[in-house]
Context: one part of a larger RNA
RNA sequence: CCCCUGUUAAGGAACUCGGCAAAAUAACCGCGUAACUUCGGGAAAAGCGGUGCCUCGGUAGCGUGGAAGUAUAAACGAUGGAAGCGUGAAAAGGUUGCAAAAAAAUGGCCCAAGCGACUGUUUACCAAAAACAUAGGUCCCUGCGAAGUUGGAAGACAACGUAUAGGGGCUGACGCCUGCCCAGUGCUGGAAGGUUACGGGGAGAUGUCAGGUAGAGAUACUGAAGCAUUGAACUUAAGCCCCAGUAAACGGCGGCCGUAACUAUAACGGUCCUAAGGUAGCGAAAUUCCUUGUCGGGUAAGUUCCGACCUGCACGAAUGGCGUAACGACUUGGGCGCUGUCUCGACAGGGGGCUCG
Numbered sequence: 001c002c003c004c005u006g007u008u009a010a011g012g013a014a015c016u017c018g019g020c021a022a023a024a025u026a027a028c029c030g031c032g033u034a035a036c037u038u039c040g041g042g043a044a045a046a047g048c049g050g051u052g053c054c055u056c057g058g059u060a061g062c063g064u065g066g067a068a069g070u071a072u073a074a075a076c077g078a079u080g081g082a083a084g085c086g087u088g089a090a091a092a093g094g095u096u097g098c099a100a101a102a103a104a105a106u107g108g109c110c111c112a113a114g115c116g117a118c119u120g121u122u123u124a125c126c127a128a129a130a131a132c133a134u135a136g137g138u139c140c141c142u143g144c145g146a147a148g149u150u151g152g153a154a155g156a157c158a159a160c161g162u163a164u165a166g167g168g169g170c171u172g173a174c175g176c177c178u179g180c181c182c183a184g185u186g187c188u189g190g191a192a193g194g195u196u197a198c199g200g201g202g203a204g205a206u207g208u209c210a211g212g213u214a215g216a217g218a219u220a221c222u223g224a225a226g227c228a229u230u231g232a233a234c235u236u237a238a239g240c241c242c243c244a245g246u247a248a249a250c251g252g253c254g255g256c257c258g259u260a261a262c263u264a265u266a267a268c269g270g271u272c273c274u275a276a277g278g279u280a281g282c283g284a285a286a287u288u289c290c291u292u293g294u295c296g297g298g299u300a301a302g303u304u305c306c307g308a309c310c311u312g313c314a315c316g317a318a319u320g321g322c323g324u325a326a327c328g329a330c331u332u333g334g335g336c337g338c339u340g341u342c343u344c345g346a347c348a349g350g351g352g353g354c355u356c357g
Stems, first nucleotide, its partner, number of pairs: 001352008010343002014341001019338001027051005036041001038173001052095004061087004069079002096100001108336007115328002120132002136171007148157003174323004179253003184250002186246005193241003199235002204230005211222004254272005281315001282312001293309005
C1' cells in the first nucleotide's frame, strides 16, 4: 500500500450520473389504518404499544369424552353433564438486568409521474426491459379426401377433430371509443369489349425435279405430281387492360388571401388543388428542432420533475387513441427514517504485499 471485516465525536446525502454501497427496518400478539378502487383490493398501508422469570395456575376457557342422576309402564330414545385425556390464556401482583422477539434468522416507508394491465417468457456466457407472450377484440381462409404444414410419392400431422372446429394476420385485461379517403397498391367479385400462348388452320411462298421451250453443244428459261422447308387470314384460356366492392387490407388524411367599433385574433368570406384533407381525445410528450418555450408548484438556489398553455419542426384513433384499480429486481422526480456515501478522516481484527529463511 491492497483486499475482507468491525467500530466511530459532531453533522446527516453536503457524496454521486444516480443514496451505488452500507446503515436502518424486521419475529409474534394487541390497537389502528388514507386517497383511490374493477368493491376483490389498496393493507403487514401508514402509525402506536406489548414480549423474560415467579405467584395466581396447569386455574378460567376450549377440544375430546360421556358416568351418576332425572322424567317415562317399558324399549328405542330424551335430558344431564362428572371423571379421565389433550390444549391452555387474560387480568392482577411480585421480581432481575444497561437491555427480555436480550443470540441467529427475520419487510425500510411514503408521495407523484411514465411505460407495460396482471402471473409468466427472453439475448446459456456483457441487455430481464417499456421487448416477447397473455386472456380479450377483430379481420381473412377452411364444408371435410377441409384449409394449412410436410414429403419425390404413397402417406402423415391437422384430428380419430367438423365452423362454439381448425389455420393465418393484426391488436393486446378492463372502461370510454375507434372519424374521413377505394385515386395508387393488394385482395374479392364480374364478364361485354381490347390485348394475349400452345394448339387448330392453311392462303401463299421456296427448294428439288419428270417433262416442255430455245440452242450444234455447254447451258439458260419454264415447270405438273411427289417429297421437303416456310407460312398469312381466321379460331383459341387464364392473365392484363376494363367495371365494381373492400381500410381492425398496404396505406393516406392540404395551401394562399381577406374580414369584427383600440389593438390582437378570426366564428365568417374568397380562391387553388386533392381520393380525402386529421374528427374525438391527447399534446414542449419514451414524440418539441428552435428550447433551459412561457406561466404556476416544489428548492435558499431546479437544463431534471409535476400541473397548465398550444406556436403539434414532425401526436392521433386495433403499425390502435385516451384513461385506469392492482401488479413491476422497469424508468423518472420528491420526502421521512437511516447511515463513514460525504465534510475527513481515524482506530482495530483477519488475509496479502515487503524482509529473512
Molecule: large-subunit ribosomal RNA, domain IV
Organism: Dehalococcoidia bacterium